[in-house]
The RNA shown here (c-di-GMP-I riboswitch aptamer) has 82 nucleotides and comes from Methylophaga sp. 42_25_T18. The coordinates come from a structure-prediction model, not an experiment, and the mean pLDDT is 76. It was read from a public genome assembly, where an Rfam model found it. Of the family's consensus pairs, 95% are formed in the model.
RNA sequence: UUCAAACCAAGCCAAACUAGGUGUGAACCAAGGACGGAAAGUUACAGAUCUUAAUAACAAUUAAGAUGGCUGUGCUGCAUUA
Numbered sequence: 001u002u003c004a005a006a007c008c009a010a011g012c013c014a015a016a017c018u019a020g021g022u023g024u025g026a027a028c029c030a031a032g033g034a035c036g037g038a039a040a041g042u043u044a045c046a047g048a049u050c051u052u053a054a055u056a057a058c059a060a061u062u063a064a065g066a067u068g069g070c071u072g073u074g075c076u077g078c079a080u081u082a
Base pairs, nucleotide, nucleotide: 002082004080012037013036017032018031020029021028022027035069041075042074044073045072046071047070048067049066050065051064052063053062054061055060
């Protein structure tokens, strides 16, 4: 540097749910918990879904948000084998 992700080792994150708090809301924070994850690290770029408001009429558009455990790309991190 590249490939692989079977095994070993060290570990890491934390779904649903519960009670507390924040927010109009999507959802988030910290605690318990562990469904799962080899990037379940990161909203940088692009898309997707969801929320709110306005326009407007039965579906869209615009703006502002939410989601990295929605996806792709990029970047970054740990260990092992060859």